[in-house]
RNA sequence: GCGGUUGUAGUGUAGUGGUUAGCACGCGAGCUUGCCAAGCUCGCAACUCGGGUUCGAAUCCCGGCGACCGCA
Numbered sequence: 001g002c003g004g005u006u007g008u009a010g011u012g013u014a015g016u017g018g019u020u021a022g023c024a025c026g027c028g029a030g031c032u033u034g035c036c037a038a039g040c041u042c043g044c045a046a047c048u049c050g051g052g053u054u055c056g057a058a059u060c061c062c063g064g065c066g067a068c069c070g071c072a
Base pairs, nucleotide, nucleotide: 001071002070003069004068005067006066007065010025011024012023013022018055026044027043028042029041030040031039048064049063050062051061052060
């Protein structure tokens, strides 16, 4: 340099173009307990960036950037 795969809370991930973007771990508060742990309840926190298509985009298309794999 060329090609392919990929990018969603702090971490791991789900998400068939119309849901308030879900789940688990995590973190905070409360309940429970003599204390801790466990458990229960509530909360915190995310779509890599720009453009396009569409009534509507995390999702489809193009480009940028990053990661991984292959070729040279």